[in-house]
RNA sequence: UUAUUCCUCUGGGGAGCGGUGAAAUUCCGUACCGGCGGUAAAGUCCGCGAGCGAAUACGCUGAUCCGGUGUAAUUCCGGAACCGACAGUCAGAGUCUGGAUGAUAAGAGGAGUGU
Numbered sequence: 001u002u003a004u005u006c007c008u009c010u011g012g013g014g015a016g017c018g019g020u021g022a023a024a025u026u027c028c029g030u031a032c033c034g035g036c037g038g039u040a041a042a043g044u045c046c047g048c049g050a051g052c053g054a055a056u057a058c059g060c061u062g063a064u065c066c067g068g069u070g071u072a073a074u075u076c077c078g079g080a081a082c083c084g085a086c087a088g089u090c091a092g093a094g095u096c097u098g099g100a101u102g103a104u105a106a107g108a109g110g111a112g113u114g115u
Stems, first nucleotide, its partner, number of pairs: 002114009016030004031095002033084002035048004043082002051060003064080005086098003
């Protein structure tokens, strides 16, 4: 310098207020949140993870436009939008409870071996 093996650690946020009601952090109004890699800095681009499935590797699986700057931005700035697994629940959940002191994309550090 480069390749490879192993180990350790890290590794998801958010319901406050008002209304209706017998009952709702689930409905209505308002509020709040945004995993990992890539790329001009991204919840909405490309891909991955999570979740589901007859399931390691196969398949399914959500959402963005307009203007501005710039060599370059659906990523920045301005404006206006939109999206969100499964099971549970006196009443329907992105935000509550649970599987989960779990799993995982991936990141950081360390050790060994070879060139």
The RNA shown here (FMN riboswitch aptamer (RFN element)) has 115 nucleotides and comes from a Bacillota bacterium. Taxonomically the source falls in Bacillota (Bacteria, Bacillati). The coordinates come from a structure-prediction model, not an experiment, and the mean pLDDT is 83.